Model confidence (mean pLDDT): 80 of 100. Predicted 3D model of a 74-nucleotide RNA (transfer RNA) from a Calditrichia bacterium. The sequence was found in a public genome assembly.
[in-house]
RNA sequence: GGGACAGUAGCUCAGUUGGUUAGAGCGCUACGCUCACAUCGUAGAGGUCAGGGGUUCAACUCCCUUCUGUCCCA
Numbered sequence: 001g002g003g004a005c006a007g008u009a010g011c012u013c014a015g016u017u018g019g020u021u022a023g024a025g026c027g028c029u030a031c032g033c034u035c036a037c038a039u040c041g042u043a044g045a046g047g048u049c050a051g052g053g054g055u056u057c058a059a060c061u062c063c064c065u066u067c068u069g070u071c072c073c074a
Base pairs, nucleotide, nucleotide: 001073002072003071004070005069006068007067010026011025012024013023019057028044029043030042031041032040050066051065052064053063054062
């Protein structure tokens, strides 16, 4: 220098043909349970979907661009 893949909750990851409120597990908070702790149960908080632009009635999803990380080629 060229190419591929990835970026979604604090962490690890889903997300179907673009369609109404973006989810799970773990973690966190509160309550219940217990003499107490753990486990378990219930409820809750937590997201500019990496940034910007475009297409569309509508974008996490499609297109362009920038950034970051991993890998391959030279």
Rfam family: tRNA. Gene Ontology term of the family: triplet codon-amino acid adaptor activity.